[in-house]
Context: one part of a larger RNA
RNA sequence: UGACGGGGGUCCGCACAAGCGGUGGAGCAUGUGGUUUAAUUCGAUGAUACGCGAGGAACCUUACCUGGGCUCGAAUGGCUCCGGACGGCAGCAGAAAUGUUGCUUUCUUCGGACUGGAGUCAAGGUGCUGCAUGGCUGUCGUCAGCUCGUGCCGUGAGGUGUUGGGUUAAGUCCCGCAACGAGCGCAACCCCUAUCAUUAGUUGCCAUCAGGUUAUGCUGGGGACUCUAAGGAGACUGCCUGCGCAAGCAGAGAGGAAGGAGGGGACGACGUCAAGUCAUCAUGGCCCUUACGCCCAGGGCUACACACGUGCUACAAUGGCGCAUACAAAGGGUAGCGAGCAGGCAACUGUAAGCCAAUCUCAAAAAGUGCGUCUCAGUUCGGAUUGAGGUCUGCAACUCGACCUCAUGAAGUCGGAAUCGCUAGUAAUCGCAUAUCAGCAAUGAUGCGGUGUAUACGUUCCCGGACAUUGUACA
Numbered sequence: 001u002g003a004c005g006g007g008g009g010u011c012c013g014c015a016c017a018a019g020c021g022g023u024g025g026a027g028c029a030u031g032u033g034g035u036u037u038a039a040u041u042c043g044a045u046g047a048u049a050c051g052c053g054a055g056g057a058a059c060c061u062u063a064c065c066u067g068g069g070c071u072c073g074a075a076u077g078g079c080u081c082c083g084g085a086c087g088g089c090a091g092c093a094g095a096a097a098u099g100u101u102g103c104u105u106u107c108u109u110c111g112g113a114c115u116g117g118a119g120u121c122a123a124g125g126u127g128c129u130g131c132a133u134g135g136c137u138g139u140c141g142u143c144a145g146c147u148c149g150u151g152c153c154g155u156g157a158g159g160u161g162u163u164g165g166g167u168u169a170a171g172u173c174c175c176g177c178a179a180c181g182a183g184c185g186c187a188a189c190c191c192c193u194a195u196c197a198u199u200a201g202u203u204g205c206c207a208u209c210a211g212g213u214u215a216u217g218c219u220g221g222g223g224a225c226u227c228u229a230a231g232g233a234g235a236c237u238g239c240c241u242g243c244g245c246a247a248g249c250a251g252a253g254a255g256g257a258a259g260g261a262g263g264g265g266a267c268g269a270c271g272u273c274a275a276g277u278c279a280u281c282a283u284g285g286c287c288c289u290u291a292c293g294c295c296c297a298g299g300g301c302u303a304c305a306c307a308c309g310u311g312c313u314a315c316a317a318u319g320g321c322g323c324a325u326a327c328a329a330a331g332g333g334u335a336g337c338g339a340g341c342a343g344g345c346a347a348c349u350g351u352a353a354g355c356c357a358a359u360c361u362c363a364a365a366a367a368g369u370g371c372g373u374c375u376c377a378g379u380u381c382g383g384a385u386u387g388a389g390g391u392c393u394g395c396a397a398c399u400c401g402a403c404c405u406c407a408u409g410a411a412g413u414c415g416g417a418a419u420c421g422c423u424a425g426u427a428a429u430c431g432c433a434u435a436u437c438a439g440c441a442a443u444g445a446u447g448c449g450g451u452g453u454a455u456a457c458g459u460u461c462c463c464g465g466a467c468a469u470u471g472u473a474c475a
Stems, first nucleotide, its partner, number of pairs: 001475002003472003007469001009467005015459002019422005026313008034304002042053002064299007076122009087104007106113002124288002127286003133282002135277003138273001140271001145184006151160003164175003190265004195233002198230004205222002209220003236259001239253001240251004302441001315415001319374007331362003336355002340351004381412001386407007428451007
């Protein structure tokens, strides 16, 4: 100087407490361990692995296994030599890759182009090492810290500044001080959102005027309103009162759409964990080279006594079912979205208008509301499992897809010890959309809006962190 302390002090955080809802029990989905297997490819492993890489494993993907094949090789470039093919169609063998047979087949300015074979130089490797690395990332932590120049102090390691008294979300600011300044962080500058006016008015809107319809901004027209999207305004403790030297704090104060950082996002200092990734990519070294490379078929990654994580659906009446009916936002669409009409109980099918979309379409929002029914039951709860019949995608749904219909109707009556999330438009609850994608194992992920609580006395305790201080047989 640090680190540590079941040392004391000050302070903070959904850390506890106060509350609301869960997990742990059930069934299923998904990931992991283990076991099994020819293979169940590899990686991730306290917090910081386990719905993670994977934002789509039937083939492909695919890296694994079994079997069949190739060896300058699946791709690209250079050089030398030989050639006119390569390819296409058809047949045969084969699981295919591939092999083989027949037919067909180049251009030329004669330099060559294109292409096949042989040789050769570069190949190729998701093989090893993340403890050789770059890049990227997690975490402490959006915590308030981490340093430097000059000066001063100390023999020196170092200290001071950065400590102290206040204050703040903040090393934020003020006062003081052998310090005076500065940098990276904090904050601000950026984006979304809440209010207003300006500009603009189509594909959006419709108050007024007119026309028209069973009906509809449907039409003329209009820019008022909503909205769209560009540039502005607005919030600064600016004003008032109290406290204070100041910084600042308090106020159901005024004004204001918004008040003391208005709400949210992006943004992550010096560093820590030899943290993660050689399988995104790049790369040193090592290793393989008729194979650890490459092609193909089939299988596997989907196994199943079991254990754990993360979720979904429930156990019901604040509910289930039936009929009727209202209100979103944000997105996607041409190898696409597909209205309408017809068929089918339905999944879906046939036909087909419009739309490269503020125009057409996906599209029905759902919880909600009204009426009816069920009356506390393993039930009209719950839907697992299984049987049968179908639909769709795709070369192909056996291993191993989703969906529909009929039948079947399991466990489950609120969950032990323990444990998680959340402080406001939040939790809880309800649907909608998208990426990936032929299809889909999505209950996942990422967004969007609808409805909309309770509680916080407080900081003694648990966990994590910050500051100064103290002890130390630690570095």

A computed fold for a 475-nucleotide part of an RNA from an uncultured organism, annotated as small-subunit ribosomal RNA, 3' major domain. Its Rfam family is "Bacterial small subunit ribosomal RNA".